[in-house]
Context: one part of a larger RNA
RNA sequence: AACGAACGCUGGCGGCGUGCUUAACACAUGCAAGUCGAGUGCGCGCCUGUAGCAAUACAGGUGGCGCACGGCGCACGGGUGCGUAACACGUGGAUAAUCUGCCCUCUGAUGGGGAAUAACUCGCCGAAAGGCGAGCUAAUUCCGCAUAAUAUUCCGAGAACUUUGGUUUUUGGACUGAAAGGCGUAAGUCGUCGGAGGAGGAGUCCGCGCACGAUUAGCUAGUUGGUAGGGUAAUGGCCUACCAAGGCUUUGAUCGUUAGCUGGUCUGAGAGGAUGGCCAGCCACACUGGAACUGAGACACGGUCCAGACUCCUACGGGAGGCAGCAGUGGGGAAUCUUGCACAAUGGGCGAAAGCCUGAUGCAGCGACGCCGCGUGGGGGAUGAAGCAUUUCGGUGUGUAAACCCCUUUCGAUCCGGACGAAAACCUCGCAAGAGGAUUGACGGUACGGAUAUAAGAAGCCCCGGCUAACUACGUGCCAGCAGCCGCGGUAAGACGUACGGGGCCAGCGUUGUUC
Numbered sequence: 001a002a003c004g005a006a007c008g009c010u011g012g013c014g015g016c017g018u019g020c021u022u023a024a025c026a027c028a029u030g031c032a033a034g035u036c037g038a039g040u041g042c043g044c045g046c047c048u049g050u051a052g053c054a055a056u057a058c059a060g061g062u063g064g065c066g067c068a069c070g071g072c073g074c075a076c077g078g079g080u081g082c083g084u085a086a087c088a089c090g091u092g093g094a095u096a097a098u099c100u101g102c103c104c105u106c107u108g109a110u111g112g113g114g115a116a117u118a119a120c121u122c123g124c125c126g127a128a129a130g131g132c133g134a135g136c137u138a139a140u141u142c143c144g145c146a147u148a149a150u151a152u153u154c155c156g157a158g159a160a161c162u163u164u165g166g167u168u169u170u171u172g173g174a175c176u177g178a179a180a181g182g183c184g185u186a187a188g189u190c191g192u193c194g195g196a197g198g199a200g201g202a203g204u205c206c207g208c209g210c211a212c213g214a215u216u217a218g219c220u221a222g223u224u225g226g227u228a229g230g231g232u233a234a235u236g237g238c239c240u241a242c243c244a245a246g247g248c249u250u251u252g253a254u255c256g257u258u259a260g261c262u263g264g265u266c267u268g269a270g271a272g273g274a275u276g277g278c279c280a281g282c283c284a285c286a287c288u289g290g291a292a293c294u295g296a297g298a299c300a301c302g303g304u305c306c307a308g309a310c311u312c313c314u315a316c317g318g319g320a321g322g323c324a325g326c327a328g329u330g331g332g333g334a335a336u337c338u339u340g341c342a343c344a345a346u347g348g349g350c351g352a353a354a355g356c357c358u359g360a361u362g363c364a365g366c367g368a369c370g371c372c373g374c375g376u377g378g379g380g381g382a383u384g385a386a387g388c389a390u391u392u393c394g395g396u397g398u399g400u401a402a403a404c405c406c407c408u409u410u411c412g413a414u415c416c417g418g419a420c421g422a423a424a425a426c427c428u429c430g431c432a433a434g435a436g437g438a439u440u441g442a443c444g445g446u447a448c449g450g451a452u453a454u455a456a457g458a459a460g461c462c463c464c465g466g467c468u469a470a471c472u473a474c475g476u477g478c479c480a481g482c483a484g485c486c487g488c489g490g491u492a493a494g495a496c497g498u499a500c501g502g503g504g505c506c507a508g509c510g511u512u513g514u515u516c
Base pairs, nucleotide, nucleotide: 001515002514003513005512006511007510008509009508012374013373014372015371016370017369018367019366020332025330026329027328029327030326031325034072035071036070039069040068041067042066043065044064045062046061047060048059049058050057051056079285080284081283089209090208091207092206093205094204095203098202099201100200103198104197105196106195107194108193109192110191111145113143114142115141120135121134122133123132124131125130151176153174154173155172156171157170158169159168160167161166181190182189183188211257212256213255218248219247220246223245224244225243226242227241228240229239230238260282261281262280263279264275265274266273267272287308288307289306290305291304310321311320312319313318338364340363341362342361346360347358348357349356350355377407378406379405380404387398388397389396390395411457413452414451415450416449417448421443426437427436428435429434460505461504462503463502464501465486466485467484472499473498474497475496481488482487
């Protein structure tokens, strides 16, 4: 000097930050991922019409509510730092060894058929969770057929480049492989399918850098390399068969211990040392261990399956769960917050849109935890009042301090006014560019402005032997105690305790811990 701090005493206001460093311990409760009716079916509701005296029946409409199919999203966002000494991270390269939903640009298509199934109805089993059978039905669900090139695979021909393995490109032939419709009167528009390119994203490989221990010296059998095959989006012992016997290591292999890495942060004149909380990038993990499915993308925090520990329900047959999301609870601990408000803004998902969802986010609450700012009054005022302390009893100090006079009113209090953050999406006109119109604020009656009244409501903490700024008196008597080091205390203690006085910092001041 610094801190994600803690503890003691004290505490007026505001702004901006920041807040489980320990048990990746266990979790009650609520919320944190949905959305689309302009893909589709059904049930309910509502509306209209017809018949009927009526109940009601039939037909049509309506996405208002619900269920289900289907699509997209759920791989983002949010949390944590267990593991990891590693191509994990940082940096620079390689990919002629690769993939890529949504988005952008270009290009060509969207023909003609068929089928199942959920919801629903009926029956059955079960305490429940849930399940079984029969029957009905739709689609942008599923399946054939047709067509298709600069796509796929194979067989050829030419050119260019090349690491001589191949790559790019032109061209001939064969092979394989597509599609879905919705809205709208229509024009059209949104989709769907094939192909090429881009953007952004992701995978893989390599050089260099990146902790300690030799009281760890040898390690290795898919091990090292080759051939062939499998597998992957893709290279590769990644995997398998066969062949060879290699590979690493004192330039520290192997083993052990510790640890997420970085931009940065702290300190320091620098070199360096220490550190990686908040914010940002990357990685890893999601009760513990293992596995795959779906998908453009996961081996998936709020998905599935298996095993385990734990908790809960049970009709004992069987089931359910995973806060290292936001709040919150118990526990651990020196120690770390509200079971708040809102989607108004920014951003994200879905949707043509209106809009819905969003504990991301924006805000508010709590904590002097930190930094910064402000205030607790200003001027005058000597008989140097009283009190207190001390005294050589004369005095001296506190001290212009107070009283008293004059002035001001920040902050706080009360009253009045009161925002910016919000203009878009939307509607109208227009081919378009654009023009015009309307709506919307959690914070918040907040910030801010004005008015009213009164010095009124607002100071503590540590220290005073030396280091080190600041001294006397009394009490105590090697006791009680102090102490960072040196050291104080055994009857005149400037070092203990108290008081007066003084010094330092100030809404803080000290102590402890840690780093330089």